The prediction has a mean pLDDT of 83. This is a predicted structure of a 481-nucleotide part of an RNA (small-subunit ribosomal RNA, 3' major domain) from an uncultured bacterium.
Context: one part of a larger RNA
RNA sequence: UGACGGGGGCCCGCACAAGCGGUGGAGUAUGUGGUUUAAUUCGACGCAACGCGAAGAACCUUACCAAGGCUUGACAUCCUGUGACAGCUAUAGAAAUAUAGACUUCUUAGUUUACUAAGACACAGAGACAGGUGGUGCAUGGUUGUCGUCAGCUCGUGUCGUGAGAUGUUGGGUUAAGUCCCGCAACGAGCGCAACCCUUAUCUUUAGUAGCCAGCACGUAACGGUGGGAACUCUAGAGAGACUGCCGAGGAUAACUCGGAGGAAGGUGGGGAUGACGUCAAAUCAUCAUGCCCCUUAUGAUCUGGGCUACACACGUGCUACAAUGGCGAUAACAAAGGGAAGCAAAAGGGUGACCUCUAGCAAACCCCAGAAAAGUCGUCCCAGUUCGGAUUGUAGUCUGCAACUCGACUACAUGAAGUUGGAAUCGCUAGUAAUCGCGAAUCAGAAUGUCGCGGUGAAUACGUUCCCGGGUCUUGUACA
Repeated sequence: UGACGGGGGCCCGCACAAGCGGUGGAGUAUGUGGUUUAAUUCGACGCAACGCGAAGAACCUUACCAAGGCUUGACAUCCUGUGACAGCUAUAGAAAUAUAGACUUCUUAGUUUACUAAGACACAGAGACAGGUGGUGCAUGGUUGUCGUCAGCUCGUGUCGUGAGAUGUUGGGUUAAGUCCCGCAACGAGCGCAACCCUUAUCUUUAGUAGCCAGCACGUAACGGUGGGAACUCUAGAGAGACUGCCGAGGAUAACUCGGAGGAAGGUGGGGAUGACGUCAAAUCAUCAUGCCCCUUAUGAUCUGGGCUACACACGUGCUACAAUGGCGAUAACAAAGGGAAGCAAAAGGGUGACCUCUAGCAAACCCCAGAAAAGUCGUCCCAGUUCGGAUUGUAGUCUGCAACUCGACUACAUGAAGUUGGAAUCGCUAGUAAUCGCGAAUCAGAAUGUCGCGGUGAAUACGUUCCCGGGUCUUGUACA
């Protein structure tokens, strides 16, 4: 100087407390361990691995296994020779591929043709080499997680100390903040904090189509449908606005705190992006790059089939429920944000339905996906393993796709399991939040209860800091570094 203490002081955080809803019990989806297997490819392991890499494993992907075939190779450069190549047909085969046949005879320049030279492509050959998702993340770059959006981490000069170092950065206040004020052997400065950026909440102005329709007119069964309008909504550019600016009180005449006015918004208005010096030999050699080591008729590359989907069990994360604040049936409502050409698909017709047929419109503020759902109103059920719950199974189908057996999603009918609120324990959340309700997108041929977004309805509680956990700061003890 640090680190540590079941030492002390001060302070903070959904850390506790006060509340609301969950997990742990059931069924199921998904990930992991274990076991099994020819293979169940690999990685991730307290917080900070376990709906994680994977924004999507039927083939492909695919790295794993079995069997079949290849060896300058699936991919790149160089040399020599030959020739267009590709494609088609037949046979064998699971395919890769092998054999046979017919057809075909590239481009440019020179040249009458023959031929010569160059180039692209293919085949054959020789070797230099290719190739490796093989090893090492404890050889590395890059990227990322975490402490933590915590308020810290340092430097120059000066001063003090033999020195390691100290001071500044401590102290009195204050703040979300090493934020600011005052004091002080310190005076300044840098990286962080804050602000500058995006978005949201209010207003003004400009613009007015594909969006809008108050007033005027026309028209319709109805509809901004039409003329027109530029007010309103909205769209998207530019501005204004919030700064403790004003008033009062407290405070040290400070910083600041409390209350008030005005205001759409008040003391950082809400949200996002932004992550200091460093810690964990943290994660990643399987995104990529890369040193060294290893393989080279195989640890490379190709194809078919299988596996990654197994199943006594254990754990994590979700979904659906156990019902009456509910289920079912009927019925006048109200969004936002997105996507659409190998696409989104209206209307019409067919089917109980998944869906099919046909085909308008739309590269989209135009057309389509598209019906929002919870809510409201009416009816029914009457507390039961039920008109709750939907697992499982049978049959018949739909769609995608060479192909749904292993192993897809969806539909109809039938079947109708566990489950009556969950032990010890444990998680999230402080406001448009929790809870609850639907909608969309990426990936994607098909395949979400996951992920990422969007809006609708919309709470309760916070006395307080004794205690649990984590952190900051000052101080103290130490046989630790």